[in-house]
Context: one part of a larger RNA
């Protein structure tokens, strides 16, 4: 030096565990904000650095309920206190709520600086206390001014405006990706759409939305890559309505007047709402019936936001540090879900099943009351009304399954520009017949989409290099001028019983005794403790 054996060091794999995640289900909730949000800064404790809570009334104040013996958060200890005159704790409703932040008196390098007006403090000045003054929009008003609203934040879902490229086409330009990503605006618990100027086809259907099929069909397409319907059928859910106008009335104003009025504009009220055309108008008849998607109040019920009691082994023996294990015996079960307890507990604890409960607040539903609203017939058909810079057309774009094509339909930048019910539009160029519908105003629940958030649950999901980036004081430490990037890090023990005391030592280091414990090779660098690597002892060998 090598090999082997043994014992250690080192290291933190593996096993076990879970306080955290991930993905869903069912319910709830679907917003917060000038009554100052979201998010922060600074404070606040007997001692107090951090987290949590709270706000100069500051780990809290008041009140109403629940609850019952302890309490002063994480967080041990000390001090000082509180509590059966009911604390701490849990729930409802209030009070307080510094400064910044939309931030709103002005400014500003956020949490700071500088003012003004009014009122109060017995008077002046100062100080202190309280209130007010940003901008935009709307309404009132002659104006001055007053009143109301908005602004900002928030995960996805929704609507609109604007709108790429990589990529695919095995290159690339039409095309695709894709009306996607991104940007901007807006709204709601959903949004949007929606009661036929719709489809259909000789038969009919009857608003919209979503799903299954039709169907990867018909089509479209450098007929490449690709893109891709509808009719019809079956389901979910179902709900229909209101204006404008004609006509009538009123008011102000203006014009005109033979002062009786008349006309016009505007405003308000009534009326009226459709395709089998309807309505106005005229005549007749009636004031019934039915309904409500909507307001307020009362009341009832359910539910939510605290809770309450809640069966059954204090069984015996054995092993053990410990019984819930094993053996033997017993009991409950509308409760044998789950968690905990010194190992594996239906009957020990918390609970669970099934029941019970609310002073206060809230949701939903019903009822009642009040108020409000809506709703009808017959006949006549002369006259009037039925949405205009609209429909349609030319040019240029875009949307549709449809890339300009034979190209209907829809939207519109631009130029033109009708008809008026004997009207008008559509049925994929266009024309005729036939059929369907009635544009140029508006509203509308449900079925559908989503989940930042709350509760209850589930998993042939993970188990600390996994699962969220984050099981731990993590969007932290740290990096970057900044936008931004972004970690590592879990486990003593049943219980701290966390090692009194002694010794060695410079020692508050470390170690040896002693002691605790089932165990200390469980000693805080603490469960298990693999490998690399290091060492010691012994054996063999060179």
């Nucleotide at each position: 030096g090598g090999c082997g054996u043994a014992u250690g060091g080192g290291g933190g794999a593996u096993g076990c565990c879970u306080a955290g995640g991930c993905u869903c289900u069912c319910a709830g909730a679907g917003g917060c904000g000038a009554a100052g949000a979201a998010g922060g800064a600074c404070g606040u404790g007997a001692u107090a650095a951090g987290c949590u809570g709270c706000g100069a009334a500051a780990a809290g104040c008041u009140u109403c309920g629940g609850g019952u013996a302890g309490c002063u958060g994480c967080a041990a200890a000390u001090a000082a206190g509180c509590g059966a005159u009911a604390a701490u704790c849990c729930g409802g409703a209030g009070a307080u709520a510094u400064c910044c932040g939309a931030a709103u008196g002005g400014g500003g390098c956020a949490a700071c600086c500088c003012g003004c007006c009014c009122g109060g403090u017995u008077g002046a000045a100062g100080g202190c206390c309280g209130g007010g003054a940003a901008u935009c929009c709307c309404g009132a008003u002659u104006a001055a001014u007053c009143g109301g609203g908005a602004g900002g934040c928030g995960a996805a879902c929704c609507c609109g405006c604007u709108g790429a490229a990589c990529u695919g086409a095995a290159a690339c330009a039409u095309c695709u990706a894709a009306g996607u990503a991104a940007g901007c605006g807006g709204a709601g618990g959903a949004a949007g759409a929606g009661a036929a100027a719709a489809c259909a086809a000789a038969a009919g259907u009857g608003a919209u939305u979503u799903c299954c099929c039709a169907a990867g069909u018909a089509g479209u397409g450098g007929c490449g890559a690709g893109c891709g319907a509808a009719c019809g059928g079956g389901a979910a859910a179902c709900a229909g309505c209101c204006c404008a106008a004609a006509c009538c009335c009123a008011a102000c104003a203006u014009g005109u007047u033979a002062c009786g009025g008349c006309a016009u504009u505007u405003u308000g009220g009534g009326g009226g709402u459709u395709g089998u055309a309807g309505g106005a108008c005229u005549g007749c008849g009636a004031c019934a019936u039915u309904g409500c998607a909507c307001a307020u109040a009362a009341u009832u019920a359910c539910u939510a936001u605290a809770a309450c009691a809640g069966a059954g082994c204090a069984c015996a023996g054995c092993u053990g540090g410990a019984a819930a294990g094993c053996u033997g015996g017993a009991c409950c079960a509308u409760a044998g879900a789950a968690g905990g307890u010194g190992a594996u507990a239906g009957u020990c604890c918390u609970g669970u099943a099934g029941g019970u409960a609310a002073a206060a607040u809230a949701u939903u539903a019903g009822u009642u009351a009040u108020a409000g609203c809506a709703u009808a017939g017959c006949a006549g058909u002369a006259u009037c009304c039925u949405g205009a810079g609209u429909a349609a057309g030319g040019c240029g774009g875009g949307a549709c399954c449809g890339g300009a094509g034979g190209a209907a339909u829809c939207c519109u930048g631009u130029c033109u520009g009708a008809a008026u019910c004997u009207g008008g539009c559509g049925g994929c160029a266009c024309c005729a017949u036939c059929c369907g519908c009635u544009a140029a105003g508006g509203c509308u629940a449900a079925a559908u989409a989503c989940u930042a958030c709350u509760g209850a649950g589930a998993g042939a999901c993970c188990g600390a290099u996994a699962g969220u980036g984050a099981a731990c004081c993590a969007g932290u430490a740290c990096c970057g001028u900044g936008a931004g990037g972004g970690a590592a890090a879990g486990g003593u023990g049943a219980a701290a019983a966390g090692a009194a005391c002694c010794g060695c030592g410079a020692a508050c280091a470390g170690c040896g005794g002693a002691g605790u414990g089932a165990a200390a090779u469980a000693g805080a660098c603490c469960c298990u403790g693999a490998a690399a690597c290091c060492a010691u002892a012994c054996g063999c060998u060179u």